Description: Large-subunit ribosomal RNA, domain I from a Candidatus Berkiellaceae bacterium, 506 nucleotides, folded computationally. RNAcentral holds the full RNA, with entries from ENA. It matches the Rfam family "Bacterial large subunit ribosomal RNA". Model confidence (mean pLDDT): 86 of 100.
Context: one part of a larger RNA
This record gives sequence, structure tokens and C1' cells, in this order.
RNA sequence: CGCAUACGGUGAAUGCCUUGGCAGUAGAAGGCGAUGAAGGACGUGGUAGUCUGCGAUAAGCUUCGGGGAGCUGGCAAAUAAGCUUUGAUCCGAAGAUCUCCGAAUGGGGAAACCCACCUGAAUAAGGUAUCGUUUGCUGAAUACAUAGGCAAACGAAGCGAACCUGGGGAAUUGAAACAUCUUAGUACCCAGAGGAAAAGAAAUCAACCGAGAUUCCGUUAGUAGCGGCGAGCGAACGCGGAACAGCCCAGUUACAACAAUAAUGUGCAUCUUAGUGGAAUAAUGCUGGAAAGCUUAGCGAUACAGGGUGAUAGCCCCGUACACGAAAAUAUGCAUAUUAGGGUAACGUUGAGUAGGUCGGGACACGUGUAAUCCUGGCUGAAUAUAGGGGGACCAUCCUCUAAGGCUAAAUACUCUCUACUGACCGAUAGUGAACGAGUACCGUGAGGGAAAGGCGAAAAGAACCCCGGAGAGGGGAGUGAAAUAGAUCCUGAAACCGUAUGCGU
Repeated sequence: CGCAUACGGUGAAUGCCUUGGCAGUAGAAGGCGAUGAAGGACGUGGUAGUCUGCGAUAAGCUUCGGGGAGCUGGCAAAUAAGCUUUGAUCCGAAGAUCUCCGAAUGGGGAAACCCACCUGAAUAAGGUAUCGUUUGCUGAAUACAUAGGCAAACGAAGCGAACCUGGGGAAUUGAAACAUCUUAGUACCCAGAGGAAAAGAAAUCAACCGAGAUUCCGUUAGUAGCGGCGAGCGAACGCGGAACAGCCCAGUUACAACAAUAAUGUGCAUCUUAGUGGAAUAAUGCUGGAAAGCUUAGCGAUACAGGGUGAUAGCCCCGUACACGAAAAUAUGCAUAUUAGGGUAACGUUGAGUAGGUCGGGACACGUGUAAUCCUGGCUGAAUAUAGGGGGACCAUCCUCUAAGGCUAAAUACUCUCUACUGACCGAUAGUGAACGAGUACCGUGAGGGAAAGGCGAAAAGAACCCCGGAGAGGGGAGUGAAAUAGAUCCUGAAACCGUAUGCGU
């Protein structure tokens, strides 16, 4: 040095576990904000830090309800001082307080800071931004006026995951290059709204039969078409479903007179926000550290969902089925009161720089094409129900509808969020980036990028005491424990790699 065996070190795989994730189902909610939000800074405890809570009334104050014996949040023990059956801690509802920054709004500003004025006895408290609307008072050039100025009241602003509408709007890419085309009206930017939005009661389709607002789904159908007829793009009619709802203004007269609906208040019912009751087992049998396992004998079940307990528990604990429960607040429904609101008939009326034309664009599945239809930047420009639009160039016949005003629930889209439940979803290199004080540490001037890191044991019983040692580190005894090769670098503990012992070989 090699081989073999045994025992170790290192190392962290594997197995098992789950506090966390992922994907959904049902229901709820779909907003918060000048009554100062979202998000923060700084404080706040008897005792340093950090998380959580809270705000100079600062892990809290008040009221009301629940609950019933301990409590002063977690890491995280200790100690001090206290509270509590005169009902604490805790849970729910409503209120009070709520520093400073932040739309931030008295002015400024390098956010969490600096500096003011007015009212006021005050160091208390309050007011003082901008824009819009309304009203009032003033008031130029300029006579009346107007602009302007001032004041008051009301409103707005900012944030928010996706969904929605509108205004703008790419490129990579594909076409095996590339320019029309495609990607795509996508990504992205801006504005705005709602719990949905948008659309919507035919100047619609159809085809000589007829249908009867809109939206969504299935089909028609990868069809008809469009297309450097390339790549590709791609309907409609009709049929079957989901859901259904219709109305108002542009007006006079007459008659009748409180219907629908909305807001607010009150009452009742229900839902939600705390909770309450809730069945039934034993063995001084066995194994074991421990019984829920095995054995024997019972019981409950409208409850054998699930979780916990020293191994696997219907009957030990929490629960579960079932039955109940609200002083207060929310939501929904019904009733009722008030306010707003408007019914029927006759006659009449029917949205002009519009429809259309032409030039240039855009949208329609449709790339200018035979290109209808819709929108409109320029120029033009009708008729008016004896009228007008459409039926895919255009004309006639025929059919059908009535533009140039407006409103409208449901079926549809989404999930930052709450509650309950589910999974031939993951199980710590997986599953969220994040199971752990993670958008942290760290990197970057910045925009931004962005980790690693779970497991002793049933219970800390976390090793008193002794010895070696530097008042060490570490170890050896002792003790605890079922186990300490479970000793805090702690479950299991593979391999690479490094040793020790023995044997053999060289």
C1' cells in the first nucleotide's frame, strides 16, 4: 500500500411526519378614503431585543351581550408588582382615544421634519390647499355691464387582485428569407365605471314561409367565404338550450285619482357577527416505558366526519348528528307611515348640416375587390309617412322595418377578501420566492434582483454531583429516560471521503 471482516468519524440521502402551500366546490362580500384611506415612521410593557397588539387614555379605556376560574399576548423562562365569583383574563357588537408622515389639504420640504397667520383668556381647541357647481357681496379698462376679486355651502381628489368599457397601441414570432399578411387590436400606456360592466326593445333578420330586444352556451362549421388564394384568418342564416321585461321624452284636451317604483322611519320574520346542551366501557386480564393493540364481557348511534390523548379509541378529551341561542350591529324579505312619483281616452306629433354623395381612412370573417352594411377626417347635401332605410354592385317588382333622443333586471365575466368543505394535489432540492421574525438577509446609485434555513423526547425529566482540562472547549463517570450511538451540530442516518482493530498478500 492492497483485499476482507468488524467497529467508528464525516456527511447528509432515504423513510416517516406537517405548522405551509396548490387546485377547487358552495355560500357571502365585492370596496376603503377629507368623519383623513391603503401603506408606513416613531413610540407604547416594571425588566434589553424582536414579532403581534395598541396610540401620549398607547399588549390598552367605556357600554352592552356571551362565558365561568383562573389571569397580566408569542419567542420565553425568571423575577417583581398586581387583578379576579362585587365575575377577572378571554370571545362578540357598538362607542371613545387614535402622535407624525402619507391624496396630505395653512406655507415649505431631502416623507415621518421646518416655519406661519386667524379665532380664542390660553402653551387648550378650532380654522386657513386646489379644482368644480351654486348662491351672495364687491367690482376695472368703459356709461350700463362684463372680466376679475372675496365669502359661504356642497362635491371631487388618493388607494385597491382580477373582471369591464372607452382612447392610444408595438415588436419578437409565423410566412422555413421578406415588404402585403401574421403575431394582434395581443402586450403595454392612459381615462372611467360597477358589483358586475357592456349590450338592449329592430330604419333587425328572413324569403314570398315566417321570426320577433339584448347577453351567454351548444351546434351549424373549420362549412360559406377571405387570403403575396401563401402562411394563415374564418362567419352568418337556421336549430337546441340558459335567462326573460319592457318602457320614457320631444303635447294639447277631457276624465279619473293614488297603481307600480324609489328613499327614509318604524314593526315583524329570517341570515350573519359570541355561544349552549349534546349518547355510550370495563377488566387488580396479557404484552409493553406508556394501551387506544390482543383477550374477555358490555353499551350508544338522527352522533362510526375529523382531530387529540405516552402505539391503532364510536363509548377518555375536543368535537360530530340533532336541538337551541342575541342586549347590540349588518343584510334580506314582508307590512306600515311620510316624501317623491305618476293613470285612462281622443286628437296630434315622430329627433338636419342628419341620411345620402365624393375623396382619404377605419370596422365588419370579408386584404378594394363585383363590395353591399357600419363609423367618419375634408368637401358637399335630401325627402319628411302621398315619405324614408334595408333585403351583399346596380335597377324594377315584392317583402320588411321606421335612423339621425334616452332608460332598462336576469341569464354572462372575475376573486384582493370571509365562512364551511373537498382533493387517485405537494410533502421541506417538492409545494407559493417565502412551513422558520421572507419580499427578510444579501446584491445593486437606481429601476430592480433575491436566497438558504423544518423534526431531541410521551414529558425537559435539557444531565445535580465528581474527575481531567485554561474558572476553557471537549470529554469520562454519576443521574434522567423505554432509548442518550435520542444530549441540544439532538428522529431515521445510505453513499462518496477519512480512520481504528484483526487476518491475509506484497